[in-house]
RNA sequence: GGGCCGCUAGCUCACCUGGCAGAGCACCGCCCUUUUAAGGCGGGGGUAGCAGGUUCGAGUCCUGCGCGGCCUA
Numbered sequence: 001g002g003g004c005c006g007c008u009a010g011c012u013c014a015c016c017u018g019g020c021a022g023a024g025c026a027c028c029g030c031c032c033u034u035u036u037a038a039g040g041c042g043g044g045g046g047u048a049g050c051a052g053g054u055u056c057g058a059g060u061c062c063u064g065c066g067c068g069g070c071c072u073a
Base pairs, nucleotide, nucleotide: 001072002071003070004069005068006067007066010025011024012023013022019056027043028042029041030040031039049065050064051063052062053061
């Protein structure tokens, strides 16, 4: 240099046919407990890497760029 894959919550990841963005853990509050942990209930947190395009509508399709990984020369 060329090819392929990935980028979504603090972290690990779902959401594969376009139609209101989620789970677990973490965090916060309450309950329970002498206290902590464990357990139970509830809550906050996202311009979906960035910029464009297509569409009535994009995390999802297309293009460019960035970052990471793998293969190849």
Predicted 3D model of a 73-nucleotide RNA (transfer RNA) from Vermiphilus sp. Its mean pLDDT, the model's own confidence on a scale to 100, is 80. It matches the Rfam family "tRNA". From the family's description: Transfer RNA (tRNA) molecules are approximately 80 nucleotides in length. The sequence was found in a public genome assembly.